[in-house]
RNA sequence: GAUCGUUGGGUACGGCGGAGACCAACGAACCUGGUCAGGGGGGAAACCCAGCAGCCAUAAGUUGUAAGCUUCGGGUGUGCCCAGCGGUCACC
Numbered sequence: 001g002a003u004c005g006u007u008g009g010g011u012a013c014g015g016c017g018g019a020g021a022c023c024a025a026c027g028a029a030c031c032u033g034g035u036c037a038g039g040g041g042g043g044a045a046a047c048c049c050a051g052c053a054g055c056c057a058u059a060a061g062u063u064g065u066a067a068g069c070u071u072c073g074g075g076u077g078u079g080c081c082c083a084g085c086g087g088u089c090a091c092c
Stems, first nucleotide, its partner, number of pairs: 001089014016073005023064004032057004040049003
């Protein structure tokens, strides 16, 4: 110096796992929004006003989530780089 093995560190790409966002469903007696039967109020009337239940939507939140995304982790795989140790070979 070359090469092989092993250990440690770094790094790239994967695999696995956790979390998050996204997505789906659910989701508020009143204290969210919309539409508001009936009923109520005003009016001579037309009509107007507030508005419970119901219905629709949604916040916080809950549950789920195949693949993909973000992030974190390791007694995880492979490649590369560095260092230590050992074997073999070559040269001085």
Molecule: Bacterial small signal recognition particle RNA
Organism: Cyanobacteria bacterium SZAS LIN-5